[in-house]
Molecule: small-subunit ribosomal RNA
Organism: uncultured bacterium
RNA sequence: GAGUUUGAUCCUGGCUCAGAUUGAACGCUGGCGGCAGGCCUAACACAUGCAAGUCGAGCGGUAGAGAGGUGCUUGCAUCUCUUGAGAGCGGCGGACGGGUGAGUAAUGCCUAGGAAUCUGCCUAGUGGUGGGGGAUAACGUUCGGAAACGGACGCUAAUACCGCAUACGUCCUACGGGAGAAAGCGGGGGAUCUUCGGACCUCGCGCCAUUAGAUGAGCCUAGGUCGGAUUAGCUAGUUGGUGAGGUAAUGGCUCACCAAGGCGACGAUCCGUAACUGGUCUGAGAGGAUGAUCAGUCACACUGGAACUGAGACACGGUCCAGACUCCUACGGGAGGCAGCAGUGGGGAAUAUUGGACAAUGGGCGAAAGCCUGAUCCAGCCAUGCCGCGUGUGUGAAGAAGGUCUUCGGAUUGUAAAGCACUUUAAGUUGGGAGGAAGGGUAGUAACCUAAUACGUUGCUGCUUUGACGUUACCGACAGAAUAAGCACCGGCUAACUACGUGCCAGCAGCCGCGGUAAUACGUAGGGUGCGAGCGUUAAUCGGAAUUACUGGGCGUAAAGCGUGCGCAGGCGGCUUUGCAAGACAGACGUGAAAUCCCCGGGCUUAACCUGGGAACUGCGUUUGUGACUACAGGGCUAGAGUGUAGCAGAGGGGGGUAGAAUUCCACGUGUAGCAGUGAAAUGCGUAGAGAUGUGGAGGAAUACCGAUGGCGAAGGCAGCCCCCUGGGCUAACACUGACGCUCAUGCACGAAAGCGUGGGGAGCAAACAGGAUUAGAUACCCUGGUAGUCCACGCCGUAAACGAUGAUAACUAGCUGUCAGGGUUCUUAGAACUUUGGUGGCGCAGCUAACGCAUUAAGUUAUCCGCCUGGGGAGUACGGUCGCAAGAUUAAAACUCAAAGGAAUUGACGGGGGCCUGCACAAGCGGUGGAGCAUGUGGUUUAAUUCGAAGCAACGCGCAGAACCUUACCAGCGUUUGACAUGGCUAGUAUGUUUUCCAGAGAUGGAUUACUUCAGUUCGGCUGGCUAGCACACAGGUGCUGCAUGGCUGUCGUCAGCUCGUGUCGUGAGAUGUUGGGUUAAGUCCCGCAACGAGCGCAACCCUCGCCUUUAGUUACCAUCAUUUAGUUGGGUACUCUAAAGGAACCGCCGGUGAUAAGCCGGAGGAAGGUGGGGAUGACGUCAAGUCCUCAUGGCCCUUACGCGCUGGGCUACACACGUGCUACAAUGGCGACUACAGUGGGCAGCAAUCCCGCGAGGGUGAGCUAAUCUCCAAAAGUCGUCUCAGUUCGGAUUGCACUCUGCAACUCGAGUGCAUGAAGGCGGAAUCGCUAGUAAUCGCGGAUCAGCAUGCCGCGGUGAAUACGUUCCCAGGCCUUGUACACACCGCCCGUCACACCAUGGGAGUUGGAUUCACCCGAAGGCGUUGCGCUAACCCGUAAGGGAGGCAGGCGACCACGGUGGGUUUAGCGACUGGGGUGAAGUCGUAACAAGGUAACCGUA
Repeated sequence: GAGUUUGAUCCUGGCUCAGAUUGAACGCUGGCGGCAGGCCUAACACAUGCAAGUCGAGCGGUAGAGAGGUGCUUGCAUCUCUUGAGAGCGGCGGACGGGUGAGUAAUGCCUAGGAAUCUGCCUAGUGGUGGGGGAUAACGUUCGGAAACGGACGCUAAUACCGCAUACGUCCUACGGGAGAAAGCGGGGGAUCUUCGGACCUCGCGCCAUUAGAUGAGCCUAGGUCGGAUUAGCUAGUUGGUGAGGUAAUGGCUCACCAAGGCGACGAUCCGUAACUGGUCUGAGAGGAUGAUCAGUCACACUGGAACUGAGACACGGUCCAGACUCCUACGGGAGGCAGCAGUGGGGAAUAUUGGACAAUGGGCGAAAGCCUGAUCCAGCCAUGCCGCGUGUGUGAAGAAGGUCUUCGGAUUGUAAAGCACUUUAAGUUGGGAGGAAGGGUAGUAACCUAAUACGUUGCUGCUUUGACGUUACCGACAGAAUAAGCACCGGCUAACUACGUGCCAGCAGCCGCGGUAAUACGUAGGGUGCGAGCGUUAAUCGGAAUUACUGGGCGUAAAGCGUGCGCAGGCGGCUUUGCAAGACAGACGUGAAAUCCCCGGGCUUAACCUGGGAACUGCGUUUGUGACUACAGGGCUAGAGUGUAGCAGAGGGGGGUAGAAUUCCACGUGUAGCAGUGAAAUGCGUAGAGAUGUGGAGGAAUACCGAUGGCGAAGGCAGCCCCCUGGGCUAACACUGACGCUCAUGCACGAAAGCGUGGGGAGCAAACAGGAUUAGAUACCCUGGUAGUCCACGCCGUAAACGAUGAUAACUAGCUGUCAGGGUUCUUAGAACUUUGGUGGCGCAGCUAACGCAUUAAGUUAUCCGCCUGGGGAGUACGGUCGCAAGAUUAAAACUCAAAGGAAUUGACGGGGGCCUGCACAAGCGGUGGAGCAUGUGGUUUAAUUCGAAGCAACGCGCAGAACCUUACCAGCGUUUGACAUGGCUAGUAUGUUUUCCAGAGAUGGAUUACUUCAGUUCGGCUGGCUAGCACACAGGUGCUGCAUGGCUGUCGUCAGCUCGUGUCGUGAGAUGUUGGGUUAAGUCCCGCAACGAGCGCAACCCUCGCCUUUAGUUACCAUCAUUUAGUUGGGUACUCUAAAGGAACCGCCGGUGAUAAGCCGGAGGAAGGUGGGGAUGACGUCAAGUCCUCAUGGCCCUUACGCGCUGGGCUACACACGUGCUACAAUGGCGACUACAGUGGGCAGCAAUCCCGCGAGGGUGAGCUAAUCUCCAAAAGUCGUCUCAGUUCGGAUUGCACUCUGCAACUCGAGUGCAUGAAGGCGGAAUCGCUAGUAAUCGCGGAUCAGCAUGCCGCGGUGAAUACGUUCCCAGGCCUUGUACACACCGCCCGUCACACCAUGGGAGUUGGAUUCACCCGAAGGCGUUGCGCUAACCCGUAAGGGAGGCAGGCGACCACGGUGGGUUUAGCGACUGGGGUGAAGUCGUAACAAGGUAACCGUA
C1' cells in the first nucleotide's frame, strides 16, 4: 500500500496478501563451472577401521639382518663392528587439538574494574650440578586361571627411588635461630694422568635453587543478561565476629564459641524455559527475532559419585566404586563406552565417503633425521544456497503444414519452424602446461663459540631431493548446431483469456470466495504472463502492523476513568541567592579480540569469493573542564497553600423531642343492600349488617402545598417543625506562617437497593405463595388476598446503566442569556442600572471530533500524577488464592471457534409510532354470495388414460370465441421408418391426377379393377426443369425438458402521482438540496416562500365516442307543406329526423364573496352542457427470477424403427367429498291466461330466409327477396287487463319414464331441442363475504363471435329506472412529512433459550500410573581425611650385633558421602466410570424473550 464487516458511507478493529530471509523439506524439472554449506529430530544404541604418541643422544638389554674374523665336523658354534622390530623401566606429551549443547537464569556469559595467588615447556638473570645407598620391572624358574590377568621365588640398570654434604637467592621464626636441592647424556680434544673403560678440559643438551618477564590459569566486585505474583515471604552455616583448620590464594570454604542477623514489590524464594557473546536475519530507524557454519568463553563426555597423578584434570579415546545396557564365558569370572573421522541401526519431512595425503599450515616427542597427527589440506556425494556461463546468431511470408478459436470472412501460434548463410563459449577428443616448495640432505666456504684450523650455530655457493590434490588451473588444435528448458500462474488483490468436459458432483481456495447445464475461479487443451537451471508449495522470522505506539496510539457513544474520598511509599513541584558537582554537556586517555557490516584499493577473464588499509563498533571506565537546567545543602521572598477577624446561605451529618393530614384497624351511633374490581368478568367483602356517614381511640410509616434544569454533600445520598452536638463551603478587608503543594500503587474509610445474623416493630405496600381471569398453553401481564421484606438498634455484605457512560489538580483561550449565595459603586431608592467573587443551567465562535456532538462546568490548548484498553465468542467463566455466616465478591486464564464483532451517520423498507390526505376503504344505502337444485371451473379421489398449463389479492364460466369423430397434446391396440412436411444426390418413368367397382381388414393400409386425362422448355441429346416411384445419406420431426438461459406478449401495484437528470451549493463521505415549508388541486395541478436555477419521463391537453348547434350532401333514410295511396306506396321535397364529413361551442370567460391583492375555492347569471361535461383509448421509473418454451420465435439439453408419423376405439364428460363463479328459485312488485305498444347494437350466399301448406310442438315442405340504411334474422321483454289468495301452492322446476325433432359418416359412453307424464330440494339462507355514487345499482329482453350441432359463459345493445353519502373514529389499500429500528432476500424481516441427534476441545471426578522436589529416618560402595592399642616393613637414625626408633604398607574404627530403602508432604503430567457447562453442525421439537411503543418500554444490581 491492497482485499475483506455495509444496500451504500465514514470510522474503529481484527484477519489476509504483495517484500526480504533460511543449516530447510516436499513436488515437477535438470547442461557446465566457481565459492560456500550439509543430523535443527534420539546428550538414542553402536559392528568395523582409524583419531596420541614419541625419545636408544635417560636405562637394562633382546629377536632379527648385514659385514668381517675365529673354531673348524662346510654348516653349526662363537667373537667384533654396523644396524636394530616388539616388550619393559624412565622422561615429556595423553589437561592441547577434535566433538556436542544435556545441564546451567548464575559457581555461567558480556562490559569495566580489583587483590590475597599459582604457572610445565619459553625468554632474561644469578648461584650450583659434590659424594653415597638400597631396591625394582624387564628377564629366568615355577604355580593358578577358559580368559582377563595374577601369585611365589631368584637376578639387574637408570635422567626411577632415598639419605648425606653444601645454601647466593628462597622459606619459617618466639628474631635467639632453624629448614630445604640436584642427574646425567652426547660431540670433540692439545697438554697431563690412566685400571685403557676413562679421568681431565671444552662445546651443546639436560638437572637443582632462585629472581624477573611472557603465556596460561584460579579468585573477588559493580552493572547488564527470558517468562510467570494464579510463586510473597525466603534463610540456622543462615548473616556477622573471634579463634583454629584447609587451600596456590581471599573467604562459613570447614569447624568451635559468641551475637541475631541477612535477602525481598527496584520482585527475594519457587516454577517453567534456555548454554552466553562477537554476530546473523529483518527494519528508514528505534526495535523485533535469532545464536548453524567462522571466532571468544562456559559446560559435558553411557548415568551418578570419588579421588589419584600432574605445572595444569577431579581428566572424551586415564583410574576406582555404584547403576542401567551390550558383549565374551569353560558359569568360577571378565570386557566395553563414536556428543573424534568415516560408517551402521533407529528416530525423522530431512542432512554426505567405512576416500587420499601429511605436499602445505599447525601440534606432540626428539639434538636431529624423523615418527605420529580423521587437527588440517584435498578429493567424493547433494541445484542446499550465492555467483557466472551456455542451450545458438543473422536472414527468412507461400504469413507453409499441423494445432486452437471462429461472426466461417478469418484470426492466432508466427520469423516461430522449414530453407539459406554463419559462429563454436561450455560439454567432447587431443597436445602442451604454471603456481601452491618454504625447507631437508650432502660437499665446500666465511663468521661466531673455543686453547682449538674439533663439535655446534648462522650466512653464502654447488649438487641432490620433497605435490595428496592432479589426466590441476591455464594455453593450443579438431569436429559439428551439433550434447543442453523447465516450472508456476492467468476471478479481484496481481502481470496474463478463450474453447471443451463436469453440473453444489468431482474439485479449487492465501483472503474475499468459485462449482446447482452456457464456470476467464474445478479438469484438459490452445494462447498468454512471470521467473529461469531452476520454478512452485510447505514451515519459520522480521516487515507491512502507528494491531503494545520510546521514536509513535488511545479511554463521552467503537475495547478502555477504579463507585467515592483520605493518604504512606513513589513520581512531579513557585520566586530569588550562595555553595557543591550526582545527573547533564565538552575534551583527552584506556578499552571496546579477530572475523563480519561500510568506504577506498588489490587478486582470481567477471562475479560470488579471497585479501590490504581505513572508518566504524552508537558501549564501559579513568581523568580534566563548564555551571544554564535538574538534584543536593545553606540563606531569603510571597503570587501557591494555610491560620486568624467579621459576616452569609444551605433537605450537609448525628442525637433527642414534637405536629398535622391521610391509609388501615378497633369501639359505639345512624342506616340498608350492595360494595369492591375490570377491557369484560370472577375470586373477595356484605343481612352474623358491609360499603356510606358521625364520634372516640390505637398503631406504624411517610412528610402534600412551599418545590424550582432551586440548595447542600467526596460519592452513595439528603425534605414537616423545634432543640443539642458537629463537618464543609462562600464573601469582605487586613494581619500572620513562609512552599507547608499536586497526584497517589499497596493500604484505610465511606458506599443505593436487594440480601444475611441477633433483638424489636409491623399501618400501608409487597418477592414467594394461594385463588380468580386471559390464553392453544399462561408457572406472566390484569384482579382479590398475602408472608418474608420494607421501619428501628447493633453487626455483616461491598455490589448497580454506583452515568455527565466524561479520574484529579493547575494555567490559558470570543461572547449572549437565565438562576442561586455574597460584596461593591451610582441613581430618579419597597426599586433599577453597572460591576465583582463563588456555584448551577441554556445557546453559541474559534478549536477539536469518525460523526453525533463538546465548546471558560471542554470532549479546545498545555503541564503533572494515577487507573484502564489492545478483534468477536469461549468468559468476567474454569482452576488456584484472598475476603465473606451464607449468598457471593475480588483477582483471573486456556483449549477451541469465527472473519468478522462494533460506533456514528445515510437511503430505503417496516412499526399492534405520530401528523396530514385520498379511494365504494369504512360509514349511509340498494342488490347479492355463503343455505337449495342445476350449470361450469378447480382441488381431491378414481382410472389404462381421466393430456397439459394457471395457484392469495393478480389461479378456479381462466388458456377453451364453444372435447360425440376431428380437435387431442392423454390411454389401449394395430401399422410405419429419409418419414405427414422442407432442401440436396443417384436411378427409373413420364408419370401423375381424377374416377368406378370388388376382396381382406376395426381402420390405416394392402391387393385387384373401371373410365377419363396424358406437363413445360429444348441447341431435339431421355438434355434441362417439374412431378411420381425406388435407393443411400446429410437431415426432417418432437404440444419432449428448462418461463430460474431468453425475445415477444401479458398480469399486478395503479390512471396511484409519482420517478429522475444537468449545473450550482452543503457534507470527509454515503448522500442532501431541488422534490421540503405555507396554501391549493383529481394531479410534483398551480401560486407564494426558499441555495437553489432549470430540464426530462409521468399528470393534464392533443385522439375516438356520446350530449347542443351550424354548413355541406340526400339513397336504401325522412315526410312539414302539395298531390296520391291499404301501406312514404308513388310523384315531389330535403324543412325536420337520421345518416356522415367538416366546423362551432366551455375558458373560472362574466358578476359577487372569500383568500396574501396569488393560485384557487364558494355562490350566481347566461348556456344543450360549468368547473378534468359523461365514457373510452392512453399505463412514468420500477416491483413480483409474477405468467407463458402448449400461440409464435429462440440458446442449451434430450429422443431418432421413436419421446417422430398414421389409424381404430377409449379418455379429457369418472364421483363418498371440498371450494370458486354463475343460472333458476323459494313467490302476489308474483304465477298463469288474454290483449297490445315502443328499441338499439349487430349478422347473413356452403348464408339469412319472407309468404303459403303440414305438425300440439321442436320442426318439415315450398322457396319470393337479399352480397343488405332496400330483403331477412325480427317475436323485443319488462307493460296492460283478468284470474289465482299464501299453500310446498296454478310457487319451484330438478329428477325420471315414454314419444319425437334437428345437426351430423356417427348423438351408447357424450349434443341441443319438443310434446305428454313425473313434480325433488327449496318458505330469502350461520360465521363470514361481494358489487355499486346516476342514466349508475337493480330489473327486462335483444344481438354477435366461436360454431355442422351444442351457452346459465363471454363480448356488445338498448328498455324501465332508484336509494344513500352525517362524515373520516375504526377495517383495507395508497401518497407526503416525521420518529424508532439489532430489518436491507428489507416484518412472510431479524432473532433468543430449553430439548433431541452428531462431532470437538475443556472443567469436576472415586481413583490410578509416571515425573520432579522436599522433610525425617535407615543403609553406607569407592575415596580422601582423622584415628589406631593388631599385623608386616629395603634405604634414614641409635646400636658391634640382636634389636629398637622415625616413616611407610595393609587392616580396624570414626565422621563425611553416591546409589538404594521406608514413611510423610508439595507439585506436575497422562489415563479415568460418571458428570458440568461451552463450541460447531444442511434439515428437527417447544415456545416467541429482544429489535417498532416488538405488542407488559428496555436495561443494570440483588433475592